[in-house]
Context: one part of a larger RNA
Molecule: small-subunit ribosomal RNA, central domain
Organism: Rhopalodia yunnanensis
RNA sequence: UUAGGUGUAAAAUGUAUAUAAAUGGUAUUAUAAUUUUUUAGUUAAAUCUUAAAACUUAAUUUUAAUUAAUUAAAAAUAAUAUUAUACUUGAGUUUGGUACAGAAAAAUAGAACUUUGUACGGAAAGGUGAAAUUUUAAGAUAUAUAAAAGAACAUCAUUUUGUUAAAACAAUUUUUUAGUUAAAACUGACAUUGAGAUCGUACGAAAAUGUGGGUAGUAACAAGGAUUAGAUACCCUUUUAAUCCACUAUUGUAAAUUCUGAAUAUUCAUAUUUAAUUUAAUUUAAAUAUCAAAGUUAACACUAAAAUAUUCUACCUGAAGACUAUGGUUUUAUGAUUAAAAUUC
Numbered sequence: 001u002u003a004g005g006u007g008u009a010a011a012a013u014g015u016a017u018a019u020a021a022a023u024g025g026u027a028u029u030a031u032a033a034u035u036u037u038u039u040a041g042u043u044a045a046a047u048c049u050u051a052a053a054a055c056u057u058a059a060u061u062u063u064a065a066u067u068a069a070u071u072a073a074a075a076a077u078a079a080u081a082u083u084a085u086a087c088u089u090g091a092g093u094u095u096g097g098u099a100c101a102g103a104a105a106a107a108u109a110g111a112a113c114u115u116u117g118u119a120c121g122g123a124a125a126g127g128u129g130a131a132a133u134u135u136u137a138a139g140a141u142a143u144a145u146a147a148a149a150g151a152a153c154a155u156c157a158u159u160u161u162g163u164u165a166a167a168a169c170a171a172u173u174u175u176u177u178a179g180u181u182a183a184a185a186c187u188g189a190c191a192u193u194g195a196g197a198u199c200g201u202a203c204g205a206a207a208a209u210g211u212g213g214g215u216a217g218u219a220a221c222a223a224g225g226a227u228u229a230g231a232u233a234c235c236c237u238u239u240u241a242a243u244c245c246a247c248u249a250u251u252g253u254a255a256a257u258u259c260u261g262a263a264u265a266u267u268c269a270u271a272u273u274u275a276a277u278u279u280a281a282u283u284u285a286a287a288u289a290u291c292a293a294a295g296u297u298a299a300c301a302c303u304a305a306a307a308u309a310u311u312c313u314a315c316c317u318g319a320a321g322a323c324u325a326u327g328g329u330u331u332u333a334u335g336a337u338u339a340a341a342a343u344u345c
């Protein structure tokens, strides 16, 4: 390379958008480049393959032929391609309506924790398996009342809800705004997939970085008290970064998982969500969940697929060395990305 494969054994990029490129709806016209058919020529001989014959058989020898490549001419138009004209079922636009924790900004409420002031009160509180460190007569803890501040939004709420490209998104109200879904009209193939050490662009949990704020609670690090043979841990007390906000700054990774790439068509039943229609029953469309048949699978098992078919991309090729070295690109930095070999089994 071919071939086979990628849910669990090596292997689907974290997600989308989109360029090149590959592939691609229906009908008709034209061309005949590809393709197909026929004829002719060439591809030295021998060799290879097939068939037959000769030599008693074999080796060997002789004869003949197919296939393939290529050039030229002629013909055909089913298919591909090109050209031209149309179509609506793919795709998209507009209209007005419903549902949705989609996104951004602003304002506001109510519980709880903590702190502070005042009053009351007068001895323990707190914590644990048990204790101690710790707080407290300079009056704690508890109770009442007032105030401040920060972060998060109980119930409603979901074993199977809904939305979003993914990450992810749940207090209330307002404003702006994206997307999906039935119907009608319009455009008329405008589509699908999507790269080369990220083509490019944008988004991307948590932790972390820079500058400046903020800091209630929680709490890496750290200190102490216990436990223990020891305890640099599990338990307890105290506590700093961090968690929060702005610079929509930087980083660009995760068991970023459905460990299952995107898209199209077909395939059982039930339940649920939404919309339209009918409204006593329903039907249609989109989506979610569960469970079968056939089929597939090494088995588990899958069931709007991991089935049956098609198009495109990415990736894998025994284990360790190695998500490493070196070099390149990139970051303020830590690091990220790309990614070997020797050697061993």
Base pairs, nucleotide, nucleotide: 004316005315006314007300008299012313014203015202016201017200021193022192023191025087026086027085028084030082031081033080034079035076036075037074038073039072040071041070042069043068049065050064051063052062053061054060090190091187092186093185094184095183099180100179102177103176104175105174106173107172108171114148115147116146117145118144119143124135125134162169163168208250209249210247211246212245213244217243218242222238223237224236225235261312262311263310264309265308266307269290270289271288272287273286274285275284276283295302296301318345319344320343327338328337329336330335